[in-house]
Context: one part of a larger RNA
RNA sequence: AAUGAACGUUGGCGGCGUGGAUUAGGCAUGCAAGUCGCACGGGCCCGGCUUCGGCCGGGCCAGUGGCGGAAGGGUGAGUAAGGCGACGGCAACCAACCCCGAGGUCGGGUAUAGCCGCGGGAAACUGCGGGUAAUCCCCGGCGACGUGAGGGCGUCGGCAUCGACGCUUCACCAAAGGCGCAAGCCGCCUCGGGACGGGCCGUCGUGGUAUUAGGUGGUUGGCGGGGUGACGGCCCACCAAGCCUGUGAUGCCUACCGGGCGUGCGAGCGUGGCCCGGCACACUGGGACUGAGACACUGCCCAGACUCCUACGGGAGGCUGCAGUCGAGAAUCUUCGGCAAUGGGCGCAAGCCUGACCGAGCGACGCCGCGUGGAGGACGAAGGCCCUCGGGUUGUAAACUCCUGUCGAGGGGGAGGAAGGGGAAACCUUGACCGAUCCCUGGAGGAAGCACGGGCUAAGUUCGUGCCAGCAGCCGCGGUAAGACGAACCGUGCGAACGUUAUUC
Numbered sequence: 001a002a003u004g005a006a007c008g009u010u011g012g013c014g015g016c017g018u019g020g021a022u023u024a025g026g027c028a029u030g031c032a033a034g035u036c037g038c039a040c041g042g043g044c045c046c047g048g049c050u051u052c053g054g055c056c057g058g059g060c061c062a063g064u065g066g067c068g069g070a071a072g073g074g075u076g077a078g079u080a081a082g083g084c085g086a087c088g089g090c091a092a093c094c095a096a097c098c099c100c101g102a103g104g105u106c107g108g109g110u111a112u113a114g115c116c117g118c119g120g121g122a123a124a125c126u127g128c129g130g131g132u133a134a135u136c137c138c139c140g141g142c143g144a145c146g147u148g149a150g151g152g153c154g155u156c157g158g159c160a161u162c163g164a165c166g167c168u169u170c171a172c173c174a175a176a177g178g179c180g181c182a183a184g185c186c187g188c189c190u191c192g193g194g195a196c197g198g199g200c201c202g203u204c205g206u207g208g209u210a211u212u213a214g215g216u217g218g219u220u221g222g223c224g225g226g227g228u229g230a231c232g233g234c235c236c237a238c239c240a241a242g243c244c245u246g247u248g249a250u251g252c253c254u255a256c257c258g259g260g261c262g263u264g265c266g267a268g269c270g271u272g273g274c275c276c277g278g279c280a281c282a283c284u285g286g287g288a289c290u291g292a293g294a295c296a297c298u299g300c301c302c303a304g305a306c307u308c309c310u311a312c313g314g315g316a317g318g319c320u321g322c323a324g325u326c327g328a329g330a331a332u333c334u335u336c337g338g339c340a341a342u343g344g345g346c347g348c349a350a351g352c353c354u355g356a357c358c359g360a361g362c363g364a365c366g367c368c369g370c371g372u373g374g375a376g377g378a379c380g381a382a383g384g385c386c387c388u389c390g391g392g393u394u395g396u397a398a399a400c401u402c403c404u405g406u407c408g409a410g411g412g413g414g415a416g417g418a419a420g421g422g423g424a425a426a427c428c429u430u431g432a433c434c435g436a437u438c439c440c441u442g443g444a445g446g447a448a449g450c451a452c453g454g455g456c457u458a459a460g461u462u463c464g465u466g467c468c469a470g471c472a473g474c475c476g477c478g479g480u481a482a483g484a485c486g487a488a489c490c491g492u493g494c495g496a497a498c499g500u501u502a503u504u505c
Base pairs, nucleotide, nucleotide: 001504002503003502005501006500007499008498009497012370013369014368015367016366017365018363019362025326026325027324029323030322031321034067035066036065039064040063042061043060044059045058046057047056048055049054074281075280076279083206084205085204086203087202088201089200090199093198094197098194099193100192101191102190103189104188106140107139108138109137115130116129117128118127119126120125146172147171148170150169151168152167153166154165155164156163157162177186178185179184207253208252209251214244215243216242219241220240221239222238224236225235226234256278257277258276259275260271261270262269263268283304284303285302286301287300306317307316308315309314334360336359337358338357342356343354344353345352346351373403374402375401376400383394384393385392386391407446409441410440411439412438416434417433420429421428422427449494450493451492452491453490454475455474456473460489461488462487463486464485470477471476
């Protein structure tokens, strides 16, 4: 000098930050991911029209279908390298939504929720039969600049396998509609490119320990195959016997990494909380499904521990989301408000959802700012302390006089944070919270402490105590005049703080 601090004493206001570092211990309750009726068929209710067949419009509801639930949010357990950082590579790759360009969208089919009927179960949930729609699913057809490690020819290029482009021949493969009076808009399919995002590979760097010296059998390489979006011993059969290691293999211990942060003239040392990027994890262990993307925090299955419900047959759950609770701990907050802004999901839109976020609350936890009054006022009140009893000091301090009105308190007004949305227009409308500036009321009123005073180190006297009681960072004080203990007065330092402890430089 510094801290995500804690403890003691004290404590007026504000701004900006910041706050579970320990048990990645257990969790009551609420909320944290939905949305679309302009994809589809229904059920209930309401309104209008009706030739009583029905049609149109609106509201609510679950279901099918689509997109989203892989983002956003949390945590740092694991990980010493399958991570991270820097620089490269993919002639070994993917890519939903978005943008640009080119082309296309023909015909047909049967299922199944919902619904109706009948059941089972305490519940969770579930069975059978009938029947229905689609942008659900399936079949046929066309099709290329697409695909082909099919064939032929040619031109370039590279990095072993090879790659790019052009011409030609053959084979294979797609689609869905909705809204609107309409114009048209939103979609659908294929291909090429882009953007965003990822996957894989390489080189170098990235703790301690040798009181760990050998380690390794898919191990190291090859051939062939499987698998993947893709290379690969990733996996498998066969063949060979390799591969790593004193430039520290293997083992053990510790630890997320970086941008940064602290300190320091620097070199360095220490550190990785908040914020940003990456990684990993989601009760513990394992597994796959769906999907552009997961081996998936608030999805599924299995096993385990734990908790809960039960009619004992069987079921349900996962706060390392936001609050909150118990526990452990020196120690870390509200079961708050709002979607007004920014951003995200869905939707043509209106809009809905959003504990992301924006705000408010609590904590002197940190930094910064402000205030607790200003001027005048005695050869100097009272009281206190000291005294050589003359006096000195507290001390212009107080009283008193004249002022001021910051902050706080109460009241009023209010720019701005608002961009947007609706409407043909006129115009209407959106602030949870904060609030500049200004005005009014009032009156010094509500606002100072903490540590220290032997030397280091700034600031000393008196009394008490008597190696006692005690102090102490080091040196050291205390055994009868203690500037070092305790108290008082006085002083010194800092000041809404001041000290102590812990830790780093």
A computed fold for a 505-nucleotide part of an RNA from an uncultured bacterium, annotated as small-subunit ribosomal RNA, 5' domain. The coordinates come from a structure-prediction model, not an experiment, and the mean pLDDT is 86. Its Rfam family is "Bacterial small subunit ribosomal RNA".